About this RNA: The part of an RNA shown here (small-subunit ribosomal RNA, central domain) has 345 nucleotides and comes from uncultured Sporanaerobacter sp. The full RNA is in RNAcentral, with records from ENA and SILVA.
[in-house]
Context: one part of a larger RNA
RNA sequence: CUGGGUGUAAAGGGUGCGUAGGCGGCCUUGCAAGUCAGAUGUGAAAGAUCACGGCUUAACUGUGGUAAGCAUUUGAAAUUGUAAGGCUUGAGUGCAGGAGAGGAGAGUGGAAUUCCUAGUGUAGCGGUGAAAUGCGUAGAUAUUAGGAAGAAUAUCAGUGGCGAAGGCGGCUCUCUGGACUGCAACUGACGCUGAGGCACGAAAGCGUGGGGAGCAAACAGGAUUAGAUACCCUGGUAGUCCACGCUGUAAACGAUGAGUGCUAGGUGUCGGGGGUCAUACCUCGGUGCCGCAGUUAACGCAUUAAGCACUCCACCCGGGGAGUACGGCCGCAAGGCUGAAACUC
Numbered sequence: 001c002u003g004g005g006u007g008u009a010a011a012g013g014g015u016g017c018g019u020a021g022g023c024g025g026c027c028u029u030g031c032a033a034g035u036c037a038g039a040u041g042u043g044a045a046a047g048a049u050c051a052c053g054g055c056u057u058a059a060c061u062g063u064g065g066u067a068a069g070c071a072u073u074u075g076a077a078a079u080u081g082u083a084a085g086g087c088u089u090g091a092g093u094g095c096a097g098g099a100g101a102g103g104a105g106a107g108u109g110g111a112a113u114u115c116c117u118a119g120u121g122u123a124g125c126g127g128u129g130a131a132a133u134g135c136g137u138a139g140a141u142a143u144u145a146g147g148a149a150g151a152a153u154a155u156c157a158g159u160g161g162c163g164a165a166g167g168c169g170g171c172u173c174u175c176u177g178g179a180c181u182g183c184a185a186c187u188g189a190c191g192c193u194g195a196g197g198c199a200c201g202a203a204a205g206c207g208u209g210g211g212g213a214g215c216a217a218a219c220a221g222g223a224u225u226a227g228a229u230a231c232c233c234u235g236g237u238a239g240u241c242c243a244c245g246c247u248g249u250a251a252a253c254g255a256u257g258a259g260u261g262c263u264a265g266g267u268g269u270c271g272g273g274g275g276u277c278a279u280a281c282c283u284c285g286g287u288g289c290c291g292c293a294g295u296u297a298a299c300g301c302a303u304u305a306a307g308c309a310c311u312c313c314a315c316c317c318g319g320g321g322a323g324u325a326c327g328g329c330c331g332c333a334a335g336g337c338u339g340a341a342a343c344u345c
Base pairs, nucleotide, nucleotide: 003317004316005315006314007299008298012313014200015199016198017197021193022192023191025087026086027085028084029083030082031081033080034079035076036075037074038073039072040071041070042069048066049065050064051063052062053061054060090190091187092186093185094183095182096181097180102176103175104174105173106172107171108170109153113149114148115147116146117145118144119143120142124135125134161168162167205246206245207244208243209242210241214240215239219235220234221233222232257312258311259310260309261308262307265290266289267288268287269286270285271284272283273282274281294301295300318345319344320343327338328337329336330335
């Protein structure tokens, strides 16, 4: 490179928006760049290829024919392209609705925890497998009242909902994104994908300034143990929280890229619509389970495909060395992105 692949064997980018590019609905007409057909020229010889011959055969070799390609020219118009015109089913807009932990900001509630003050009260509390460290006669634990602080929002809660992903959960208000359903008024292919690029992106970590109840890396002590730099216990600082800025990674997982069309059923559930007095029944969109055809190495997947097809992107090519070295780019740093080879099995 070809080819075959990417749920679990190597392999789907963490996610979105989108530039170039690639690909692109139905009808009519023109052009003829791609395409197809014919003609002419060229295509030296050798080589190639086909046929027939020559050395016993082969290698080797002789004779004859031929190709692709290029150029010119004549035509065809289905298809790709292009130009013009039209269409509404793709896409979008409008109008009318209901659902939702979707996002941002502001305010606010109760339970619990810890601490402080005061009262009652007395010798223990706490902790464990058992203990001890620890706390307590300077009055703890328990209990009652009052106060302070920070963080998280029990029940509802659900293979429930929303979001592109990360993720999102008390209540109220303000601002705001998206999806869905119904109608079919409007635009008329405006679409799909998307190298670069830009934006978002859990936790931990970093910078500056706040905050600090609980929890808790590090650290200290007590146990355990042969030892115990652990598991268990008592403490405890960063951190966890807020604001602004950075970092840009995760088993960022459905280990399954996005879009479109087609392809048995059964059953649960969420949000709508039609229908009915109410069921039934029909229908659109989501989310689960089971299961046929098909598929798969198997497990399994199976209208939410890993089935049957098409379009576009990303990625893989034996194990180790190694996601390392070097270089480059990014970062305050930690480090990230890109990413080898020698050697070895």
Record summary:
Model confidence (mean pLDDT): 87 of 100.